The RNA shown here (transfer RNA) has 74 nucleotides and comes from a Candidatus Shapirobacteria bacterium. The prediction has a mean pLDDT of 81.
RNA sequence: GGGUGAUUAGCUCAGUUGGUUAGAGCACUGUCCUGAUAAGACAGGGGUCGGAGAUUCGAGUUCUCCAUCACCCA
Numbered sequence: 001g002g003g004u005g006a007u008u009a010g011c012u013c014a015g016u017u018g019g020u021u022a023g024a025g026c027a028c029u030g031u032c033c034u035g036a037u038a039a040g041a042c043a044g045g046g047g048u049c050g051g052a053g054a055u056u057c058g059a060g061u062u063c064u065c066c067a068u069c070a071c072c073c074a
Stems, first nucleotide, its partner, number of pairs: 001073007010026004019057001028044005050066005
C1' cells in the first nucleotide's frame, strides 16, 4: 500500500426485508427474604448505536469519508 471483518449500556452480545418503544445476560442501586452473608423474588438507573456527511416520509440497518481494533496479501 491492497483486501476482509468488527465498533450498540460498565462487560459479553442480539437486533430478521429500512417501519410501531433500541433489547438480553452478567454487573450496579433499592426493597423483600435471612441471625448475618450468599443464593432467590420484585422494582429501578444506565445508550441516542465509534465520528461526520448523504439517500429516504422514515436509518442501529443502505451509501461515502474518517478513526480504532483484529486478520489476510504484498
Lineage of the source: Bacteria > Bacteria candidate phyla > Candidatus Shapironibacteriota.
It matches the Rfam family "tRNA".